This is a predicted structure of a 1444-nucleotide RNA (small-subunit ribosomal RNA) from an uncultured Bdellovibrionales bacterium.
Model confidence (mean pLDDT): 80 of 100.
The RNAcentral record of the sequence draws on ENA.

[in-house]
RNA sequence: AACAAACGCUGGCGGCGUGCCUAAUACAUGCAAGUCGAACGAGAAAGUCUUCGGAUGAGUACUAGUGGCGCACGGGUGAGUAACGCGUGGAUAAUCUUCCUCUAGAUGGGGAAUAACCCUCGAAAGAUUGGCUAAUACCGCAUAAGACCACAGUAUCUUCGGAUACAGGGGUUAAAGUGAUCACGAAAUUAUCGUCUCUAGAUGAGUCUGCGCCCGAUUAGCUAGUUGGUGGGGUAACGGCCUACCAAGGCGACGAUCGGUAGCUGGUCUGAGAGGAUGAUCAGCCACACUGGAACUGAGACACGGCCCAGACUCCUACGGGAGGCAGCAGUAGGGAAUAUUGCUCAAUGGGGGAAACCCUGAUGCAGCGACGCCGCGUGAGUGAUGAAGGCCUUCGGGUCGUAAAGCUCUGUUGUACGGGGCGAAAAAAAAGUGACAGUACCGUAUAAGAAAGGACCGGCUAACUUCGUGCCAGCAGCCGCGGUAAGACGGGGGUCCAAGCGUUGUUCGGAAUCAUUGGGCGUAAAGCGUGUGUAGGUGGCUUUGAAAGUUGGAUGUGAAAGCCCCGAGCUUAACUUGGGAAGUGCAUUUGAAACUGCAAAGCUUGAGUAUGGGAGAGGAUCGUGGAAUUCCUGGUGUAGUGGUGAAAUACGUAGAUAUCAGGAGGAACACCGGUGGCGAAGGCGGCGAUCUGGCCCAAUACUGACACUGAGACACGAAAGCGUGGGGAUCAAACAGGAUUAGAUACCCUGGUAGUCCACGCCGUAAACGAUGGAUACUUGGUGUUGGAGGUAUUGACCCCUUCAGUGCCGAAGCUAACGCGUUAAGUAUCCCGCCUGGGGAGUACGGCCGCAAGAUUAAAACUCAAAGAAAUUGACGGGGGCCCGCACAAGCGGUGGAGCAUGUGGUUUAAUUCGAUGCAACGCGAAAAACCUUACCUGGGUUUGACAUCCUCUGGAAGGAUGGCAGAGAUGUAACCGCCCGAAAGGGACAGAGAGACAGGUGCUGCAUGGCUGUCGUCAGCUCGUGUCGUGAGAUGUUGGGUUAAGUCCCGCAACGAGCGCAACCCUUAUCUUUAGUUGCCAGCAUUCAGUUGGGCACUCUAGAGAGACUGCCGACGUUAAGUCGGAGGAAGGUGGGGAUGACGUCAAGUCCUCAUGGCCUUUAUAUCCAGGGCUACACACGUGCUACAAUGGUCGGUACAAAGGGCUGCGAAAGCGCGAGAUGGAGCCAAUCCCAAAAAACCGAUCUAAGUUCGGAUUGGAGUCUGCAACUCGACUUCAUGAAGCUGGAAUCGCUAGUAAUCGCGGAUCAGAACGCCGCGGUGAAUACGUUCCCGGGCCUUGUACACACCGCCCGUCACACCAUGAAAGUUGUUGUACCAGAAGUCGUUGCGCUAACCGUAAGGAGGCAGACGCCCAAGGUAGGGCCGAUGAUUGGGGUG
Repeated sequence: AACAAACGCUGGCGGCGUGCCUAAUACAUGCAAGUCGAACGAGAAAGUCUUCGGAUGAGUACUAGUGGCGCACGGGUGAGUAACGCGUGGAUAAUCUUCCUCUAGAUGGGGAAUAACCCUCGAAAGAUUGGCUAAUACCGCAUAAGACCACAGUAUCUUCGGAUACAGGGGUUAAAGUGAUCACGAAAUUAUCGUCUCUAGAUGAGUCUGCGCCCGAUUAGCUAGUUGGUGGGGUAACGGCCUACCAAGGCGACGAUCGGUAGCUGGUCUGAGAGGAUGAUCAGCCACACUGGAACUGAGACACGGCCCAGACUCCUACGGGAGGCAGCAGUAGGGAAUAUUGCUCAAUGGGGGAAACCCUGAUGCAGCGACGCCGCGUGAGUGAUGAAGGCCUUCGGGUCGUAAAGCUCUGUUGUACGGGGCGAAAAAAAAGUGACAGUACCGUAUAAGAAAGGACCGGCUAACUUCGUGCCAGCAGCCGCGGUAAGACGGGGGUCCAAGCGUUGUUCGGAAUCAUUGGGCGUAAAGCGUGUGUAGGUGGCUUUGAAAGUUGGAUGUGAAAGCCCCGAGCUUAACUUGGGAAGUGCAUUUGAAACUGCAAAGCUUGAGUAUGGGAGAGGAUCGUGGAAUUCCUGGUGUAGUGGUGAAAUACGUAGAUAUCAGGAGGAACACCGGUGGCGAAGGCGGCGAUCUGGCCCAAUACUGACACUGAGACACGAAAGCGUGGGGAUCAAACAGGAUUAGAUACCCUGGUAGUCCACGCCGUAAACGAUGGAUACUUGGUGUUGGAGGUAUUGACCCCUUCAGUGCCGAAGCUAACGCGUUAAGUAUCCCGCCUGGGGAGUACGGCCGCAAGAUUAAAACUCAAAGAAAUUGACGGGGGCCCGCACAAGCGGUGGAGCAUGUGGUUUAAUUCGAUGCAACGCGAAAAACCUUACCUGGGUUUGACAUCCUCUGGAAGGAUGGCAGAGAUGUAACCGCCCGAAAGGGACAGAGAGACAGGUGCUGCAUGGCUGUCGUCAGCUCGUGUCGUGAGAUGUUGGGUUAAGUCCCGCAACGAGCGCAACCCUUAUCUUUAGUUGCCAGCAUUCAGUUGGGCACUCUAGAGAGACUGCCGACGUUAAGUCGGAGGAAGGUGGGGAUGACGUCAAGUCCUCAUGGCCUUUAUAUCCAGGGCUACACACGUGCUACAAUGGUCGGUACAAAGGGCUGCGAAAGCGCGAGAUGGAGCCAAUCCCAAAAAACCGAUCUAAGUUCGGAUUGGAGUCUGCAACUCGACUUCAUGAAGCUGGAAUCGCUAGUAAUCGCGGAUCAGAACGCCGCGGUGAAUACGUUCCCGGGCCUUGUACACACCGCCCGUCACACCAUGAAAGUUGUUGUACCAGAAGUCGUUGCGCUAACCGUAAGGAGGCAGACGCCCAAGGUAGGGCCGAUGAUUGGGGUG
C1' cells in the first nucleotide's frame, strides 16, 4: 500500500459496485425448456337457431399422444487434471458443420404398420398377450443435373509422399407436404411456409504441432502395444486408435519414472524497475454434474434438470416391488470467524419454438438485506470577552478547555408534509399499443437549528503531556520494554490523528542488496571439497575466406473484448458508465547487414607439447649394511642400599641389587651435519650403499601446430588411531594394578604394565587433513635474505660484484579490507571454470539411501525454541600472567590482644518496656564531651484537646506574675487567701491571662533507594582532565607513552604534538637557632637586703610575644648525557620535604545520617500530639570487640629527697590554720588570674624490708561502718575505712601497634558535669631495639599481555540429578492409501451364431433376402484373494531435545 475479509465500539443520507474463501456435505417446498393444430389422428361445452331429427358454435377452444425443431445454448461449480489442459504461434495437402446466406436443379408413383383410444393385469410405477386408425412417422420403385466410388489419360503445382483441374465410359444415391387466393370441388396461381440433391460462404467444432507453465534426487533408472515397419480393421478425420506378424527399439542428469500440490489465461495487488504474490466479481478456454462404468439418439453429447448397470444414501410401499439426485434461482439443516429474499417482471437486452398472433425463459432487467468496498453530502453559518459558570493545571500571580458556550442575526443540504413529474419506447413509409423498477429519480412550496459523532492513539519508532489514583497489584505490550509509593508506558483529566467511520486480527507485496539477472559473499563473521588424475559440460591464441544459427535494421500478420494509460463525452460532482487513441516489451513470416560469438574451409607460432645437453634434491619402491644408546642374559669385581619425588611411598636389593668390567641376544630409531634449507599433488619424507622409478629446473636449437584451462559424476592417493589374518616385540605406553596428593581424586606425580607402537597382506577414509586462503592466465612501484641453474665483468684461479630464470622467507608502495591485516608467493586489478554459504540452538542429529567385518563414515531434515548468536577493534576491570616501583606490607625487632578478674560496647536471649540508629576493612569505650529524676524518644497508669510552642479574629479580665504558707491528689492539676501594670486628655492601644470559633499548630511517625548539607573510605595514593592540532570509518588514541630521576604526572631529555586546569610541592600554624623591640604578674649576672627575687635595683640571661634572619642542593668533589638529579664533604642550631599539624583532585561504595539541622512526598490530628508519677534504657545461660588491673624481685611495702609541661577557676578555684585513720568537714585569706588557687607531679634517686610462696604478688567478690553531691543514691552514683582475699604463675589456633624523642613506661590537666571515667581529648618526664633485603602475604601506582568479564572474578559459566510442561525419534502391533498377479464378471458396444420369432422387398406359391429375441466370445466397473510399495494416523514402553 492492498483485501470477496472477520471481530470490537459506534452509526445520518445517497449513488455505483459487491456478498459460502469452510462441507464437490445432505437437501423439505416452489420455480429454472419448451414450442408448433399452417405435419397427424382424436376432439368439446356454454350460447344461438330449430322443422325437435338436429344445425350452428367448430373441426373452434383445449390439449394426453404420433411427428418436427429445440433440449449439446443459456445458468452453476472448481472436485479432478502437471496434461497439447491452458497461453502463444503455426498446420489440417488428414477433417466435419443443424439452423442461416449464395449457386444450380428437383419435389413422380406406390406400399405396410403403429401410438393415442378400448379391453386385461398391477397398491403404485407401469406392463403385455389382444382390438382399431392417421401423417411432413416408416419402406421399396422411377428419374440422376450434381455428388460419391474405382479405372486408365492430359495439364498444373509439389514438401517428390502426393494434391488439384479437365474431359471419358462404368457403378451407387433423393424427396413431403401444408397454408392462402380464386373457386362446389378439381385444376391453376402463390407463400417471408416446407422437403431433397449440389456449389460456395459464414459460423462452430475435431485433430496435430514449435515454444512457455509449481515443488521434491532422502524419487535414478522407466517402458511389451512399449518404439518402428507391413497387412487388415475402425473413425468425420491422421495415428498402436485396435488387431496379426516381423524387428528391438523408445525415454532419461537439458531430470525420465514416481510422489506432493494446483483448474489455466486476460488480468488483480505490490514494486522505481526487474521481479514477487495471486487467479473472487467481468471475459476466453478446460473439466465436472451423488460415486464408478457404459453406450443410445443426434449436425453436435458419451448429455446438470435423458437412458442402462453397479455402489452408498434418502423416500414411498398393500413387502410383491418402486422413486430420487439444487456444483440452476430462492430457501433449509450442518460446518464455520464469516457471506443475503422461499421478492417483482418478461417493459428492455438476448435465447428456443412458431408463417404469425403468441408461448416459454430464477438468462436477464429490477427491487430487498449487509458501512463489505469505493465515491459524494451532511450533522449548521455569521457575530459574540464578563475572556461567564464549571473542569484541569498552577511558581497562587495566573494559565487552559476558549469564540468554544450562552445570547443575537441568518441559511435550509439531509429529514418531514403537500403538489408537480420524466428518459429508458421502437430499426425501414405511416399509425397504434406495451414500464417490473415506480408515482421512484428530479422540480416546487412549507416547516424547524430543530432529529444526525464517534473511534483509536499520546515512552521511542510516531503527530500528541501533565496531574491524580494504583504500588511487580490491577494491568499494558507490534519491537525495545513499562508497573516493587513521586508511572508522560496501567486507570481517570487534557491533547493528537482520522472521521460515518475508527481500531484489532489475518493474508500478500514493499522496505529486504535478507537468494543478490539488474544487485551479495566464502583468511578471522555462515561459507574453499584433505589432495590429485580425468569424462561430460562450460570457456578458449593470431590471420583470411564462405555461409548467416545467435546478433542487428525494415516490412507484414497476430497479440479477443474488458482492464491499465492518454484525449474527450454522459449522470448536479465524483465513484461509475461510455467514444476514440496509445500500449501490449511477445510469437510467426519475409527482406537486408556481416563488426562480434558460433559453424565450415585454409593457414600461422607466441599458449601447450616433443627431441638434445646439463643440474639439484630426507621424491617413491625393494634388497643389503653400520655404529651409538635402552633393555635383557652369562660371567667377573664389589657391598648396602638403589630408585623416585615438592616431600614420600609402592617397587628393586644380603637368594647380592644400584655401580663397574668383559662377552652375548634382540628389536626399534637414526645424535652431530640440520638451516623460516631441500623434495613431493596433498598426507608426508632424514644413518650408509646398490637396483628400479616419478616429477622439477636451466641453456641453446629443431619439430608438431591450439593439441589449451577448469572439471559435475567417476577413479586414485590419503597422518594418527582403529579393525582382520600371520609374524615380531627392545623402548615407550591407552586399559589395568599399586603408591602418593586430596574433603574426595575413577586425574595431574611415582612404580609397574597389556593391547598398540614395528613388518607383510587386506580394510577404514577421517583430522585445527590450516596459509583456517580452490585451480589457471595476464597486468600492477620496491628493498633485503636464502636455495638451484645460466650468462657477463674482473682475475692465474677462487671469493666478491652485475644481469637473468625457477623456488623459498621477511619488511613494505599503490590498492583492497568492518578492522586485524594482505601486499608480484595478493586478501590488488581483470577473465574463465569448479566447490560452498544464507540468524542462533535443535544438529552434522533423526529417518531413509549408499559404503564398511565392526567402530563408524557420507548424504541430510523437521517440529519446537530464543532475540539474539558471531567477527574485529576500543576503554576499563580482573588474572594462583609478565616487568618496574611504593607502603610497619613482609622480613628484623620491641610491646600487646586471644587465657584470668573487672569496666565498657555489641549480638543473642529475656521483658510490659529492655527506645532508636551504626553491621567486613570503613559497626561494636560508635551517635553518647557523661540514662538515679530530668535527659527519654520506650513501657504501665492517670490527665488535656486551637493544644506545651507560632501567627490571625471575637469577647471578657485587671492583670501577668509572685516571697509565702493552706486543702484534695501519686503528681500533673484543681481550689481558696494575700501582694500586684504601662502609654494616652479620652476613646482606646500594648503586653499578659481566661473563654470561644476556625485557619492551623505538633509528630525523635515512614521513606538516607526522592533529597540538600555534613561525614567515612579507597588515600595525602599520584593521579584525574580539557582546548587546539594530528591519527583512526568509529568507539577512541596521541598529549599522560619512551630513557633517566623523584616522596610526587617532581624535574630533565626525547617525541605529532603544543599549551592549560584540578591535584603534588610551596604559600598558613607550631616546634628547633639567632638578632632586634618590650620588660609585668616573668627573670636575677653583678650590688644591697630577706626565712623566701621578699624588697631596692637591673632587663645581661631565662622566659614571654611582636618584628626579622636563617636552608636554597647555595658551596666543593665524584657519578650522571655538559641534564634533571644522586652520593660524599665543608660550614651550620638545623641538610636535602629539618620534625609535627592544617590542607583530601576527578570519582567509587544507591556507604552513613529524615534521631543535629533543612527538606519533597506519604501517614497521624480527643492522637503517632502534649503533661505527669512510677518503671525501663543498668535484665543475664551465653558469644564477640575495645580497654583497665594483674600474674610479681627490672618487683611489692615503708620512709626520705628531687625535677615538668599544658590547662582550668565567680552558682567558681578555694590557701593558711586547727579537726577526723580517711573520704571529708570547719574555715575563709587570696584570685575575674605569667600575681591567688587547683597542685602532691609520678616513674626516678637514697635507705630499709619482703626471698620465690598463690606470697607482704594480685586485687575481684562479700559483710560492717561512713563521707560527699543531690528534692531523692532501693531498683541504679562515686569515694573512704575495717574485715574478707576469688580467678590468675605470662596465655592454643590466630592476630594488632610501632622506624626516634618513636615504641615502651610514668604521672598531670581538661571537656561533659549537681554528683558520677579504666573512656575521650591534650601535656610533659624517663627513654630503647631493629630494618640483610623485596622471594613471599596484604594494599596501591605505571607499562605490557590474555579475556567468552562490563552489576566488571563476590564476574561469567558447564554437565548430571529432582519436579512440571511442550514438540519429536524408536517400538510388539492396529488402521487408512496405492499399484501388481489371479479369481470374478453387471450393463453395454463389437464380433460369431441365429435350430426360436418375423409387416413392407423378391417370389403365383414353397421359400429367400433382411431383421429381432436368445446363446457364445473379446473388452470391462464394483467385488474377492495373495504377497508388495509408500506416506499418514495411533501405540504400552523407551531415547535424546527444548523451556521453566